Molecule: Fluoride riboswitch aptamer (crcB RNA motif)
Organism: Bacteroidota bacterium
């Protein structure tokens, strides 16, 4: 330096960081939100897979 196994690990869960946790996927995959609509097309929720903090967005209040 190339190939193989293995061990270890990484990655992903509909919009951001963190911590804990659960699943799923691994050399290409896991993943890529709901509802109508034959399709175009439209409407509507959410910053988590799940708690908990942060930040960012919305309403309301009070100085």
């Nucleotide at each position: 330096g190339a190939u193989c196994u293995u061990a270890c690990a990484g990655g992903u869960g509909a919009u951001g960081g963190a911590g804990u946790u659960c699943a799923c996927c691994u050399u290409a995959a896991a993943c890529u939100g709901u509802c109508a609509u034959a399709a175009a097309u439209g409407a509507c929720u959410g910053a988590u897979g799940a708690c908990u903090c942060c930040u960012a967005c919305u309403g309301g209040u009070u100085u």